This is a predicted structure of an 88-nucleotide RNA (c-di-GMP-I riboswitch aptamer) from Syntrophomonas sp. DTU019. Taxonomically the source falls in Syntrophomonas (Bacteria, Clostridia, Eubacteriales, Syntrophomonadaceae). It was read from a public genome assembly, where an Rfam model found it.

[in-house]
RNA sequence: CAAGGAAAAAGGCAAACCCAUCGAAAGAUGGCGACGCAAAGCUAUAGGGGCUAAAACGUGCGUAUCGUAAAGCCAGCCAGUUGCCGGU
Numbered sequence: 001c002a003a004g005g006a007a008a009a010a011g012g013c014a015a016a017c018c019c020a021u022c023g024a025a026a027g028a029u030g031g032c033g034a035c036g037c038a039a040a041g042c043u044a045u046a047g048g049g050g051c052u053a054a055a056a057c058g059u060g061c062g063u064a065u066c067g068u069a070a071a072g073c074c075a076g077c078c079a080g081u082u083g084c085c086g087g088u
Stems, first nucleotide, its partner, number of pairs: 005085001012037002018031005035076001041081003047078002049074003056068003
């Protein structure tokens, strides 16, 4: 440097549920808690994919309903990038 993650050590992260706050929602943050994770570190108009639909536009008698559609989200979907440990 490259490939890969057997066993292990040190240390790390923290799903769901529940509570609080923010939000129209998706979801986020904090607490609690561990399902799991070798990148579950970072990157979200400017790679793919997924979620939501307030405002807007259309529908409609209508502030209802339904439809369209991210500038709102997801990195614990893939991807990109940086990096710890150690057999090889």

Its mean pLDDT, the model's own confidence on a scale to 100, is 83.